Predicted 3D model of a 1445-nucleotide RNA (small-subunit ribosomal RNA) from a mine metagenome. The prediction has a mean pLDDT of 86. The RNAcentral record of the sequence draws on SILVA. Rfam family: Bacterial small subunit ribosomal RNA.

RNA sequence: AGAGUUUGAUCCUGGCUCAGGAUAAACGCUGGCGGCGUGCCUUAAGCAUGCAAGUCGCACGCCCCUUCGGGGGAGUGGCGGACGGCUGAGGAGAACCGGAGGAACCUACCCUGGGGAGGGGGAUAUCCCCGCGAAAGCGGGGGCAAACCCGCGUACGCCUGCUGAGGGAAGCACUCAGCAGGGAAAAGGGCGACCUGCCCUAGGAGGGGCUCCGGGCCCAUCAGGUGGUUGGAGUGGUAAGAGCACCCCAAGCCGAUGACGGGUCGCUGGUCUGAGAGGAUGAUCAGCCAGACUGGGACUGAGAACGGCCCAGACUCCUACGGGAGGCAGCAGCUAGGAAUCUUGCGCAAUGGGCGAAAGCCUGACGCAGCGACGCCGCGUGGGGGAAGAAGGUCUUCGGAUUGUAAACCCCUUUUGUCGGGGACGAGGAAGGACGGUACCCGACGAAGAAGCCCCGGCUAACUACGUGCCAGCAGCCGCGGUAAGACGUAGGGGGCGAGCGUUAUCCGGAUUUACUGGGCGUAAAGGGCGCGUAGGCGGACCUCUUAGCCGCUUCUGAAAGCGUGGGGCUCAACCCCAUGAGGGAAGGGGGACGAGGGGUCUAGGGGCAAGCAGAGGAAGGUGGAAUUCCGGGUGGAGUGGUGAAAUGCGUAGAGAUCCGGAGGAACACCAGGGGCGAAGGCGGCCUUCUGGGCUUGACCCGACGCUGAGGCGCGAAAGCGUGGGGAGCGAACUGAAUUAGAUACUCAGGUAGUCCACGCCCUCAACGAUGGACACGAGGCGUGGGGGGUAUCGACCCCCUCCGUGCCGGCGCUAACACAGGAAGUGUCCCGCCUGGGGAGUACGGCCGCAAGGCUAAAACUCAAAGGAAUUGACGGGGGCCCGCACAAGCAGCGGAGCGUGUGGUUUAAUUCGACGCAACGCGAAGAACCUUACCAGGGCUCGACGCUCCUGCAAGCUCUUGAAAGAGAGCCCUCCGCAAGGACAGGAGUGCAGAUGCUGCAUGGCUGUCGUCAGCUCGUGCCGUGAGGUGUUGGGUUAAGUCCCGCAACGAGCGCAACCCCCGGGGCCAGUUACCGUGUCUGGCCCGACUGCGGCGACAAACGCCGAGGAAGGUGGGGAUGACGUCAAGUCAGCACGGCUCUGACGCCCUGGGCGACACACACGCUACAAUGGGCGCGACAACGGGAUGCGCAGCCGCAAGGUGAAGCCAAUCCCAAAAAGGCGCCCUCAGUUCAGAUCGGCGUCUGCAACCCGACGCCGUGAAGGCGGAGUUGCUAGUAACCGUGGGUCAGCACACCGCGGUGAAUACGUUCCCGGGCCUUGUACACACCGCCCGUCACGUCAUGAAAGCCGGCAACACCUGAAGUCACUUCCGUGCCGAGGGUGGGGCGGGUGAUUGGGACGAAGUCGUAACAAGGUAGCCGUAGCGGAAGCUGCGGCUG
Repeated sequence: AGAGUUUGAUCCUGGCUCAGGAUAAACGCUGGCGGCGUGCCUUAAGCAUGCAAGUCGCACGCCCCUUCGGGGGAGUGGCGGACGGCUGAGGAGAACCGGAGGAACCUACCCUGGGGAGGGGGAUAUCCCCGCGAAAGCGGGGGCAAACCCGCGUACGCCUGCUGAGGGAAGCACUCAGCAGGGAAAAGGGCGACCUGCCCUAGGAGGGGCUCCGGGCCCAUCAGGUGGUUGGAGUGGUAAGAGCACCCCAAGCCGAUGACGGGUCGCUGGUCUGAGAGGAUGAUCAGCCAGACUGGGACUGAGAACGGCCCAGACUCCUACGGGAGGCAGCAGCUAGGAAUCUUGCGCAAUGGGCGAAAGCCUGACGCAGCGACGCCGCGUGGGGGAAGAAGGUCUUCGGAUUGUAAACCCCUUUUGUCGGGGACGAGGAAGGACGGUACCCGACGAAGAAGCCCCGGCUAACUACGUGCCAGCAGCCGCGGUAAGACGUAGGGGGCGAGCGUUAUCCGGAUUUACUGGGCGUAAAGGGCGCGUAGGCGGACCUCUUAGCCGCUUCUGAAAGCGUGGGGCUCAACCCCAUGAGGGAAGGGGGACGAGGGGUCUAGGGGCAAGCAGAGGAAGGUGGAAUUCCGGGUGGAGUGGUGAAAUGCGUAGAGAUCCGGAGGAACACCAGGGGCGAAGGCGGCCUUCUGGGCUUGACCCGACGCUGAGGCGCGAAAGCGUGGGGAGCGAACUGAAUUAGAUACUCAGGUAGUCCACGCCCUCAACGAUGGACACGAGGCGUGGGGGGUAUCGACCCCCUCCGUGCCGGCGCUAACACAGGAAGUGUCCCGCCUGGGGAGUACGGCCGCAAGGCUAAAACUCAAAGGAAUUGACGGGGGCCCGCACAAGCAGCGGAGCGUGUGGUUUAAUUCGACGCAACGCGAAGAACCUUACCAGGGCUCGACGCUCCUGCAAGCUCUUGAAAGAGAGCCCUCCGCAAGGACAGGAGUGCAGAUGCUGCAUGGCUGUCGUCAGCUCGUGCCGUGAGGUGUUGGGUUAAGUCCCGCAACGAGCGCAACCCCCGGGGCCAGUUACCGUGUCUGGCCCGACUGCGGCGACAAACGCCGAGGAAGGUGGGGAUGACGUCAAGUCAGCACGGCUCUGACGCCCUGGGCGACACACACGCUACAAUGGGCGCGACAACGGGAUGCGCAGCCGCAAGGUGAAGCCAAUCCCAAAAAGGCGCCCUCAGUUCAGAUCGGCGUCUGCAACCCGACGCCGUGAAGGCGGAGUUGCUAGUAACCGUGGGUCAGCACACCGCGGUGAAUACGUUCCCGGGCCUUGUACACACCGCCCGUCACGUCAUGAAAGCCGGCAACACCUGAAGUCACUUCCGUGCCGAGGGUGGGGCGGGUGAUUGGGACGAAGUCGUAACAAGGUAGCCGUAGCGGAAGCUGCGGCUG
C1' cells in the first nucleotide's frame, strides 16, 4: 500500500466482497507449565442458607459472675449506620463534561485564635407488679440515673432592628462607632502533673447545596408549544437565590440557530480503530449522577436513607384466620432466562474504614487462595551427529521421485516434570503472615510425562492421486460439481499459526462509498419548470476610531489512572513504580494586516434622467382575404372516393366535376431566416388603445442603495375538470371496411367528447442546452440581428472600430470518453437546489393541496452482484453505398410423376453389425457382403490364447480312419529336418512377464479430411495516434480475377495468402528413336524457342490500367490440373491407423457351422431405362483415345441361335491380345398405335466363376410382356470443345458395376442486365446483440415460496385529560373529638399515539426448461420516448402537446 467482481475486450462511474486491528465474547476440535489481568453484556426476574455495621463501662443506673485484678448482659445515652460495597432501571437535562459566579448558602468529626461552664428543676427505658396476643409484639400502674430534657443568671465575640461614617457600580457584603432586643454550657478518667470531653464565637482545611455560559444522540412522515404559563409587587418557605409556593396585577414567554412531541440512551477520564481528521464505544480501574421490590411520604440528623420508619400495590412466607413477616442491583450460593459468565473458600497479616483514652472489637471494603486457554505475556514438548538416503506410505513416464536427517542408531543436556533437602521479603521499636512449606535456592532421576488446529481454484502462502458424476456436497466474493474435479470426500505431500487453531457475532479500517481534511450533478445517481422576493449567507475604493473574530505573550485550569518519552523493579516480558510531556477551556495584557462594528469621503457595481432604436413581448377591441365544409341555384350525366390492392362510404331521389350566391367556425400561405421578442411556459394576417422589458448614445443626478435566496408568493405547454356559449376542419372513445393465424392496431370510410370563447380549477412534461443565478479573467477565424462611431463618398455602397444579442469552426485548458471551448463543461469568488448501487418505488402509510383525475412531500421489509456512462472490435439489420460468383436473369438438358438399381429413414427381426444427419449425411466409409469379408444373431467349441522368454518332450510335422455341420475331440501309420557340436526350425506340454477386445469416450487426443473458399483476405516489426480496448499501415482516388498494380497518405517495411515457379494440352526448331524390307510423314522421347500489353492508335492531369488494331498457332492469368492463408463449425473419423483414460478377462477375447447385413405397409436422396419417328428394328459399311494383360490377356480356326465351349498361335507387350468403338453414313421395314415404343415382372431351358449360386451372382436363349403418352408445388447442372448425346478403358475383383475414376467421338443455345433470391468482399451507419438475430427481450395468465400495504373487526400497551374516590404524611385551623388544602393509588369516560392479529384483498420479489402473444433493442418491420386522456386478454393502441436520447 491494495485486491476480486459488470465487458468479447476497454476506460470511467458504482455497489458488493476480501486481506488488517480489536473484543467483558460464545461455539467446534485440541490442550504441558507459570505470571499478570479478567469473568451474568440476557430477566432492575425471583430468591433457601450463612455472612456483609457496629462500637464506647473513661457518659448513666440496674442485673449476673468473679481468682476481687476484673469479666459478662439487656437498656438509657453518645458517635457511626448519609462512608464503604452493588447496579444502570429511569433520565436528552434538576444529569454529565469544560469554564465561571455568589453582594444568595450549609458543614458533625479535624486544625488555629478568642471567651466561658454559676445555680435550679423534670421525665424515662432497663427493673418490679398487672393485663392482652398463637406469634410479631403491645397496653396500664410503680419507682430510679446521667454528658437525657427544661427554665433562671451571665454574653468579648454572635443574632435581630435602627442611626451615622468609610470604601464600593450597588442603602442588603465588608470595616468602625452608637442605641434597643435576643440566645450558652456536661462532665468523665487519673494519686497527681494532667488527659479527654462540653458551651459561645472568628477563621482554616476538606465536603456539599445553588446559579450562569459553552459542549456532546436520532426523527420535520413531530410545526407550532405554553396557564404558574412569562414578568411585576407583596407574603410565605429554605441553609440559601428563585413562579419554589400563594394572593393580586400585566399578557406575556419559547420556536426552522428546530420549540413542542416521539424514539433511544447513565455522562466523563478513557477504550478500540484510523496517517490524520474522524468513526465506534463507555466492561474491568477512576470521577460524577441515578436507583435500592413498585409508587407516595415525612421523621431523626451537620448531612438521608440498599441491609431505618409510615402508607398503598404486586409477590413470597408464617398463622391458632384474629393477625403478622419479608425485600441479595452487598459476598458467596440457588432457580429461571440465555450462545454465555466462577467458590455457599481463607484472613483481618497488609492497605483503608467505624467506635474507643486505650487494649481492642467490627469490617464478604480489602488482602489472598479456588474455578474458566476468557485475554495478554513468558517457557517447554529436547540439542548435536547420523545415507544403506532403511522399512512403510504416496506418486510414477516404472527409470525413479517424495516423506527425509525425518526415524533407527551414537553422543549430550535437564528448562519443565517427579522425588528429597533448605526456605523468604512483604512487619514500622518487640511479638504477631491468611497467602504458605508458596516464590526462590540446592541435590537426585531420566529424553524421560507434554501438539494441535486451519488451509492449499483466484484474491492468498501451499498439489498430486483416488472416490464421486449438477449426485453427495463446497462457498467470504468471483464461483466449483453433468466420468480424468489442484474448488466436493479421503489419502500422501505442502503452506500458515502454535497451547492453541478455526468459526460466528460486533466495532473501526480499507470506504476519497457522506468527501472539514477529501467527492460530485451535459450523457453515469444528481440543476428546483420559470420568476419576484423574506430570513440568512456573501459583498466595491479611500481615510479614521474601536477590537467580542484573528495572531503572539503570561497566568489559571485541563483530578488520579491511562497514553508518549526517559529511567527503575519482578531472571525477560506482560505487569508494576518514579520523573516528565501532550490536546481543550478561561482570564489578563499586547498587536492592528485581514475581517467585523462606528464615523467621514468617493464613483468603477447598481439605480435614475435625457435623446434615440428594434421587436410574433403581454392585454383588450375591431377588421381582411385565401381555403375547407355546409346550404340554395345553374350546367352536366355516371361514376366518385379510397388503397399495396380493395372494400365499407357517397351517387340516376343526379354524386364527383364546374359556375354563381349565401352561412359559419377555425387558422393566418408568401414575407420566414439554426431571424426577432419574452424569466420560463410561449408568441406569427392587418389596425387602434393600454402596458412590461431590452439595446445604444450622452456621462447630468443618487452614492454600494449590491449578488444570491431556505420558507413564501406569482406565472406555468398539452391533456383533463366545472358552468355557460360555440362547433367549419380535425378527431381519443365508438361503428363499419380491409389486413391477419388473430388484429381490441398500423391502412380506409364515418364519428362523440375535445380542440375554439368567457369565467373558475388543475400544476404536470424529454417543462431540455437533459447544462441554477451573479461577477471577473484566459488565442483566434467566419456568419447573422439591433445600435453608435471612423474613413470615404453622389450615397453608411464597400471598408474599419465599438456595445448588446444569436450561431458555426477552432487553440490553451478541461473531460472517463463523447464532447465543451469568451453565451465553457476552462480559471476563480459568492449564494441556492440536488445526488450517494439496481429493483421494490416516485410506490405504501401519514400530512398538505384538489370537485375529481390526481399532485407535492416520501419510506421500509424483501431481493440482486450488479444496474450504469462513453468509447472499441466484431456480428447483425425487413440501414445505406460500391463490387463479385451459373447467385438471379437469358438459355440448354434434367430431377420431382413411372419401372428398376443403389443409399437412407422408418418398421420388422434371433440378428437385420457400426458410423455419416441442412448446405458440408443419404451410388457416403463400401475402388466389389453367396462362405470369407463380418464387426451382428443362433448354436457348437477353446482357454497363455494368433506374439516374447525359460524349461521339458521329439511321442513331431504330415497322411489315413472314427465321430461331428465344421471347429474340435479320439485312434492308427509315421517316429523328423539343418548343423561337427553348441544350438536352431517346427510341433506339443508346463511356467511366467502377459496377450486380446471393430467394448466406451472424436466433448481427453495425434494424424487425416470436409466446409466457408481459389473467397481475397489474415497478420507482424518499428514508428505514430489513443489513459485504454484499439487504431494507423490494410482507409481514400483509380484499377484488377486478385490487399493486382498505380497515385495519395504518419507511416515505412515485412510475413502467410494472390500471382509466378511445377504438370498436361495447343505452334515452331533441333536431336534421338524401334517393334524394319527401304524411305518419308505421322508418331514417341528429350532439349530449346515462343506471349512480355513488347508494337501502333485511342481514353484519362499522370501512372497503373482499359479499349481497338497489327503480327502470330496462341493476346492480355491462352485452356486444364496440382496448389487451400489466419481461422470457423467442441464439423467428421477411437471402425483405417496411432494414442490418454475407463471397462471386459473360462469372456465384451478366440475358433467354427448356419443365418443376417439382401427383411418390406411406407417415406426421402442419388441414378439407370423409358414414354418414342431428330425414333425403333434389320442389313451393309467407316473413323478414336486413354488404358490393361503371367497360375494374365488370349488370336485364327472349329462347335453352339447365344452365353459360351474347344483350340492353342502370339505377347513379360509402340511388336501379341483384350478390340467390336458407338453415335454417324448408306439401304429396307415400321406410321402415331400402349405400338415392330418401353422393357419391369414371371415361367422354362442353359452358360460361367466358385468348396458351394436356396436364402443371395452375372450372363444367354425361348416365352411373358407391367407401369409409363414428358411429369404438381418445388428443384439441379452447365458460359465452349462447355452442356447435351455417343461409345470406350481402368481400379476393386474368383465371379458380380445402372456406381466410381479416366478417355476420346459428335457438338449447341444464351448472358439485356444486377431490381430481386442465395453466398461472398470492402467502406459506412444504428444496436439494449457478443454461446453474437436460430440474438435479446416485455406484459397478462397458471403454479410454488417469501416479505409487505389495505381491511369489518379483535387483543393487549403508553402517556395525557375530565369527573368520582382518596392512604400515609407535612402544613393550617382546632380545648378535645376532629376538619381542610395537597396527595400515591383505585374507579368511570371520551379521545390521542404506537403495536400485534384478522376472513378477504392489492400489488411486489424470487423460483433450469408452463400458456398467450411480440411491445422494445437494427428504420425492430407503425421511429422511439415524456406528460395526459380514453380504450383493450396482455404486452399495448389511439388522440393532443412536447423531446431527439